[in-house]
RNA sequence: CAAGUAAACCGGGUGACUGCCUGUCCGGGCCGUUCGCGGUCCGGGUGGGAGGAAAGUCCGAGCUCCACCGGGCAGGAUGCUGGGUAACACCCAGGGGGGGUGACCCCACGGAAAGUGCCACAGAAACAUACCGCCUGUACCUGUUAUCGUUCCCGAAAACAGGUGCGGGUAAGGGUGAAAUGGUGAGGUAAGAGCUCACCAGCGGCUGGGAGACCAGUCGGCUGGGCAAACCCCAUCCGGAGCAAGACCGAAUAGGGGGAAGUAUGGCGCCCGGCCUUUUCCCCGGGUUGGUCGCAUGACCCUGGUGGCAACACCAGGGCUAGAUAGAUGGUCACCGCUCCGGGAAACCGGAGUACAGAACUCGGCUUACAGGUUUACUUGACCC
RNA sequence: GGCGCAUUCGUCUAGUGGCCUAGGACACCGCCCUCUCAAGGCGGAGAUCGCGGGUUCGAAUCCCGCAUGCGCUACCA
Numbered sequence: 001c002a003a004g005u006a007a008a009c010c011g012g013g014u015g016a017c018u019g020c021c022u023g024u025c026c027g028g029g030c031c032g033u034u035c036g037c038g039g040u041c042c043g044g045g046u047g048g049g050a051g052g053a054a055a056g057u058c059c060g061a062g063c064u065c066c067a068c069c070g071g072g073c074a075g076g077a078u079g080c081u082g083g084g085u086a087a088c089a090c091c092c093a094g095g096g097g098g099g100g101u102g103a104c105c106c107c108a109c110g111g112a113a114a115g116u117g118c119c120a121c122a123g124a125a126a127c128a129u130a131c132c133g134c135c136u137g138u139a140c141c142u143g144u145u146a147u148c149g150u151u152c153c154c155g156a157a158a159a160c161a162g163g164u165g166c167g168g169g170u171a172a173g174g175g176u177g178a179a180a181u182g183g184u185g186a187g188g189u190a191a192g193a194g195c196u197c198a199c200c201a202g203c204g205g206c207u208g209g210g211a212g213a214c215c216a217g218u219c220g221g222c223u224g225g226g227c228a229a230a231c232c233c234c235a236u237c238c239g240g241a242g243c244a245a246g247a248c249c250g251a252a253u254a255g256g257g258g259g260a261a262g263u264a265u266g267g268c269g270c271c272c273g274g275c276c277u278u279u280u281c282c283c284c285g286g287g288u289u290g291g292u293c294g295c296a297u298g299a300c301c302c303u304g305g306u307g308g309c310a311a312c313a314c315c316a317g318g319g320c321u322a323g324a325u326a327g328a329u330g331g332u333c334a335c336c337g338c339u340c341c342g343g344g345a346a347a348c349c350g351g352a353g354u355a356c357a358g359a360a361c362u363c364g365g366c367u368u369a370c371a372g373g374u375u376u377a378c379u380u381g382a383c384c385c
Numbered sequence: 386g387g388c389g390c391a392u393u394c395g396u397c398u399a400g401u402g403g404c405c406u407a408g409g410a411c412a413c414c415g416c417c418c419u420c421u422c423a424a425g426g427c428g429g430a431g432a433u434c435g436c437g438g439g440u441u442c443g444a445a446u447c448c449c450g451c452a453u454g455c456g457c458u459a460c461c462a
Stems, first nucleotide, its partner, number of pairs: 001381010012336007020049013051356001055367002058365005063242004068274006075238005080094005095109001096107004110233002115231002117227003131174002133170012147156003182200006201223001203220007246293004256284006264278001266276002286461003300319008337354007386458007395411004403442001413429005435451005
């Protein structure tokens, strides 16, 4: 210098004018009053006013209601080990596997020797088998010839070679397939085969190390596919609904009509037991479209220290940081910054653009979107000293 | 705001790991029939199964993430 990897962070600035929501203070009007004050409206001062994702609503919680309790079933979630946390499907550290020259990145990573199921087409066979092939036994046939009958002709016939039928052995080879019963080589055998041996892979036992996942060594028989994001098994966890939860005040109306169930029904998946209720459920119809709380001090933020590899925990000090309810946080102008395009030798000039997106009960995560930029650490390559 | 569901030719749909480069109906195109149109008959075209990734030998189908659309949901008695 170029290409890259990981992490952290920013994500427009200044000023003027003019609006919006809200806390608080002051003044005034009106209403109420138990005379303390409260409510409401107007005006003025002063303070605060979106995000790293506020998003998707995918997980986990707080909080609230479902009258309550126990047991079982069903259902759901998670899935290497250890730790962190209020909790998690999150985070940290480690193990194993995979990718990359490397920094580094990725992994739904329990069990297929509990059982069931599936593995299309092809193939003999997809989990228990033999199509071709190889070897072999036997019966028959053909050929060759040692030998025998009598030398030849001819006949018999052990052996050898080939063929056909029946039977056995074999999983080396061929072929099919995504996948074919450990792989390669040597010995061995009738032919073969972990049958034997060497190395490698896998499984099991033992020994050692580690908290554990696991790793290393050694011995053994040689080993009996895949799919669990198929049912399932194992271990752990889980009641349901959600702030339109829910509580209070105020206002209004017809606590009306129809249907179903009935000693049974209902009690927010189902069943059982206890307990509770006497009506319950559905549809149609009626009224309101107001206010207050929940709702902003919280598993909060910042700085420093201690412990820990880290996630994180503890301690000390400091801070208060939006609360709308049809939904505020905006608009215009000027200058500057940044990016792109055009012109120019350059200084510079002109034009265009300035991302993704926007609180709605609140947190912890994950995922997704994002113009442009900054910093730190590291890797690889080239060049120079 | 919260919760639930769906997405397959132009439209409505079938599918539930392989016989699916996806079947049917309506619509479309061509031919036949008819004086002509409709109906009818024959034939044809039309789908990267919303998008991206994963599991599997194999995905419309199973799993994950996104996108789009739809539905339900106030209080009182």